[in-house]
Record summary:
The part of an RNA shown here (small-subunit ribosomal RNA, 5' domain) has 519 nucleotides and comes from an uncultured bacterium.
Context: one part of a larger RNA
Order: sequence, then structure tokens, then C1' cells
RNA sequence: GGAUGAACGCUGGCGGCGUGCUUAACACAUGCUAGUCGAGCGAAGCACUUAACCGGAUUCCUUCGGGAAGAAAGUUAUUUGACUGAGCGGCGGACGGGUGAGUAACGCGUGGGGAACCUGCCUUAUACCGGGGGAUAACAGCUGGAAACGGCUGCUAAUACCGCAUAAGCGCACGGCACCGCAUGGUGCCGUGUGAAAAACUCCGGUGGUAUAAGAUGGACCCGCGUUAGAUUAGCUUGUUGGCGGGGUAACGGCCCACCAAGGCGACGAUCUAUAGCCGGCCUGAGAGGGCGACCGGCCACAUUGGGACUGAGACACGGCCCAAACUCCUACGCGAGGCAGCAGUGGGGAAUAUUGCACAAUGGGCGAAAGCCUGAUGCAGCGACGCCGCGUGAGCGAAGAAGUAUUUCGGUAUGUAAAGCUCUAUCAGCAGGGAAGAAAAUGACGGUACCUGACUAAGAAGCCCCGGCUAACUACGUGCCAGCAGCCGCGGUAAUACGUAGGGGGCAAGCGUUAUCC
Repeated sequence: GGAUGAACGCUGGCGGCGUGCUUAACACAUGCUAGUCGAGCGAAGCACUUAACCGGAUUCCUUCGGGAAGAAAGUUAUUUGACUGAGCGGCGGACGGGUGAGUAACGCGUGGGGAACCUGCCUUAUACCGGGGGAUAACAGCUGGAAACGGCUGCUAAUACCGCAUAAGCGCACGGCACCGCAUGGUGCCGUGUGAAAAACUCCGGUGGUAUAAGAUGGACCCGCGUUAGAUUAGCUUGUUGGCGGGGUAACGGCCCACCAAGGCGACGAUCUAUAGCCGGCCUGAGAGGGCGACCGGCCACAUUGGGACUGAGACACGGCCCAAACUCCUACGCGAGGCAGCAGUGGGGAAUAUUGCACAAUGGGCGAAAGCCUGAUGCAGCGACGCCGCGUGAGCGAAGAAGUAUUUCGGUAUGUAAAGCUCUAUCAGCAGGGAAGAAAAUGACGGUACCUGACUAAGAAGCCCCGGCUAACUACGUGCCAGCAGCCGCGGUAAUACGUAGGGGGCAAGCGUUAUCC
């Protein structure tokens, strides 16, 4: 000099764009953060359509005995519904959002390999969707419990579940042929045997289901190289290293197991210890390098702590399940409930870090045929000079060089064209009027915002640090090795340009200084 997710002191007008718990991965009140589909399904409620039954207000006729027509309410069946909230079922809750604890590792980066792999939704192609069955929630009845939550009996549906049939193609086994590979082998074709599938809905336009092949996307695994410090850590290892056989997996593999062998790693630093998420990048520097890894983007890991699996195309799953532990809450003491490292917010810690805001209008995501619903993702607004950038706090004239103040050799000098005064201007702020783009037909949270116009007043808007040298800027008074200053050298013991105050001056400016850290 530059830089910062900064903090502290003094000061503080406006706007734009960014950015804001670096500490306790400490504990959390409250609200919200993942739902959706009635074009999969049954029942219930509500409203509606139609019909029947019932009903009988009222009206008409009357020979006064009666006869005819007949509204509402109600019951049953039926039709319809952007209707309602539970249930079965489907898809999504593995994305998006957070954090950096752990991890020195194929975790990450980079470059390759796969003759050991999987892939819902989407795209393309081919073939098919035949015929049956038994349940169960909801619901009803009974019943247990303080509650959370259940139990028993009975009824019912499906794109829920289970057999059967079918098999172009597919799996497995065997055989044959061809080609390829260093190889265990791989690929293709043919034949035989054998095995496994499905679901329908519809407004008739479509939407779906099953199988197979291919693509796309996403993921899993392996390898070469690189990736902090310590030798005041020198030996480490028994599923350890390899083989054979098996199990397991989507798949290779001591991944796991039985047996066999005794190996494997290490001064080219094993093991141990400490520290740490990695990278694109960011800061600095002429570069080489050094430091850092906030925001934004990619990958990884984690979700109170530890362990486990279930479901599923995908998880060993932040707002799912089970077990154990600590903690908190409830309890009728037998039991139960919970997990903000989601968005706000609270306590605590700390030098220190924001609103319990608005909206789904846009972009994106989930579901749905769609309308649409949901979305603290996101878009916006609020708070903070935390940072960067821009603008303003006025402009011209104005010497009786006013007053005041400081100083003085008492003549003056400085403040100083500075002020006053005169003449102007109106950026910002304030007032009034108009008023967007962002949205493609409708739809705008932001927002009466940005922006434009008009009128109006110099009014509402300057501080901070420094002045011995380094280093731009000096005098007076006070103090008297005191009080104090200080980045280094050093100032202060009676004339201090170095302390304190004042006047003056220098620098930067809505900031200026200090502290911390890095180059």
C1' cells in the first nucleotide's frame, strides 16, 4: 500500500447493488417449511335433477252428503357436483432448503478403465392387456385406556392383493456354428427343454397397465497421479496378505464365511498424534509464490448421541420407522410425547451478525388430463455506513478587509471573500399531480414503487484523524520526569512546534480513526 462475512470509538443526508452467528454440531416456546390426485375406489355428509310414495296449505264445483285439482315439508330410489373432510389406492415426501461436527480418505481434484453394474418419471420401437378368486380399511356394534393409542365381531370397493391362461421378445440349462480377446472368457445366430406378466379409467378426443430392446438422465464401483504438520511417533497388521470353494450384492472384491498357505505395509515415512470438509475460486504479488475456502457454483459428509433395518427405481431417509442413551414435557405413576445444522423467532455464549414481514405476480419444483392446489425454494419488502459505487450538503459577486476570536514588537498580523449583503439555481430530501416495464388472452407481492411533470424554500444535510522526524501541516497558554503521549526513534525535571486546551494549519470525507488477521 492492498484486502476483510469484521469489531470498537467519534460522527452520520440520500440512493443503487451486494452482504449479515466466523463463537455453543449449545438448548429451544410459538407459527409456518410436502403435498397432491374424485379422470383408481367404496361409504358418509351437503347441495342439485327426475320419478314414486306420503302429505294436504289452498282453489274450484256442489243436489251441502260430497266430488275434483293440488303447493311446501318428509321418505325411498336416481342424476349431477372446481362441493366437504376422513379412509383404501397412486405418485411425490431420496428433490429443493440447512450445517461443516466427523473425515488426511479414492473424500476431493484431475485423467483414464469397466470383458463386474443399476436407472422411477421422459423419448423411440415391438408385442400384448384374456378369464377368475379371497380379503381389508372406511363404516356399524361392543369394548380397553387419564391420554397417546388401541382390541374383538360384522359389512364393502378398487389401477390394493392372489392364483390361472397367453409369451413376439426375455431369463436359465444343454447342444451346435461363426467371430473376437493376453486370459478366466465375451458377442451373435440356430435348436431343444424349462420359467416368469398385465388394469383399467374416460367427457370417446385420449389417459393408462405389462413385457422386451434402445436412448437420454441420474447413480454405484475400480485404478494412475496430486492433496497439512510432527521422527521429541519406527516399527505396524491376524480377516491381517494371498489362494480355493461358497454366501451375499445391481455389481467386482475378505464385503462375509469354511479350509489352506504365511504373507502384506514401512525412512520414496508405514503406524501413531495433531489439525482440517475438498475444489472452481477469493485476497495479495511484476511474477514465482504466500494466505484463505464467507457469499455464488460442483462434490462429500451429517441431521440430539450411538446402532439397525423396512419401504422403494432410488435412503440405511433433517420435518419416516425400530432399539439404546442423555435431555425436555405430560401423566390418573401403569404409561406416553419431542428433536429448528429448514424460515422467522427465544434463551445462552460472544467483540459481533437482521423481521415471529408480503406474495406465489415471475422463475423453478411436486401432484393432477386440466382447472388448480401446495411450495419460509424463490421473488420481494424490513433492519444494519457491514462493503462497493454514485450524488448532495449550494453557485456568482462581495473589503468598511466589519464584529468576534487568537496572537502581537501594540504598529499590526491571522481567521478571510470567509461571514453579512446583493443576484441566482433546485440535484437530493419534503409537497402536489401523473404513472410503468417486469405478463404471452387473463393474472403484479414488489407498489402508487421506479420514472416524469409542477410549485416551493438556501432552506433539512459534516465530520473524523493528524500537525518533533519518518510524514503533508505551528503558534500561545497550562503543566513541570507530574499529569500524560508513543507505530519506531523517543517526548515531559519552568520558555514542551512531541502532554492538555485554544487559535491556526494539513489529510480524508458520510465517513474518519483504532484493533485483529493475510499478502